[in-house]
């Protein structure tokens, strides 16, 4: 340098164009339970890499960029 793949809460991940102002697990915070901690129960905060385009409607499709991974040279 060419080609391919990936990018969503702190981490891991779900999300056949509308049922999603995005769900789950772990973690975190609060309350309860306990003499205390842990565990358990209940509740809560927390995310779509950036910019364009297509569409009535985009996390989802297309393009460019950025970052990461793989492969060939």
């Nucleotide at each position: 340098g060419g080609c391919c793949c990936c990018a969503u809460c702190g981490u891991c991940u779900a999300g056949c164009g509308g049922c999603c102002c995005a769900g789950g697990a772990c973690g975190c915070c609060g309350c309860g339970u306990u003499c205390u901690c842990a565990g358990c129960g209940c509740g809560g905060a927390a995310a779509c890499c950036g910019g364009g385009g297509u569409u009535c409607g985009a996390g989802u499709c297309c393009c460019c960029g950025u970052g990461g991974g793989g492969u060939c040279a």
Background
The RNA shown here (transfer RNA) has 73 nucleotides and comes from Hydrogenibacillus schlegelii. The source organism's lineage runs through Bacteria, Bacillati, Thermicanales, Thermicanaceae and Hydrogenibacillus. Rfam family: tRNA. Gene Ontology term of the family: triplet codon-amino acid adaptor activity. It is annotated as a transfer RNA. The RNAcentral record of the sequence draws on Rfam. The prediction has a mean pLDDT of 83.